[in-house]
RNA sequence: GGGCCCGUAGCUCAAUUGGUAGAGCGCCUGCUUUGCAUGCAGGAGGUAAGGGGUCCGAAUCCCCUCGGGUCCA
Numbered sequence: 001g002g003g004c005c006c007g008u009a010g011c012u013c014a015a016u017u018g019g020u021a022g023a024g025c026g027c028c029u030g031c032u033u034u035g036c037a038u039g040c041a042g043g044a045g046g047u048a049a050g051g052g053g054u055c056c057g058a059a060u061c062c063c064c065u066c067g068g069g070u071c072c073a
Stems, first nucleotide, its partner, number of pairs: 001072007010025004019056001027043005049065005
């Protein structure tokens, strides 16, 4: 320098190939306990790496950039 894959909540990852974003763990509150833990119920938390485009509608499709991994030279 070139090819391919990946980037979604604090962490690990999903989302049936376009219909408006979720799970587990973690965090907070309440109940339970003499107290802690466990268990149960509820809650907060996401400009979807950044920008642009297509579309009525984009995490998803197209283009550029950035970062990571891998292969070739």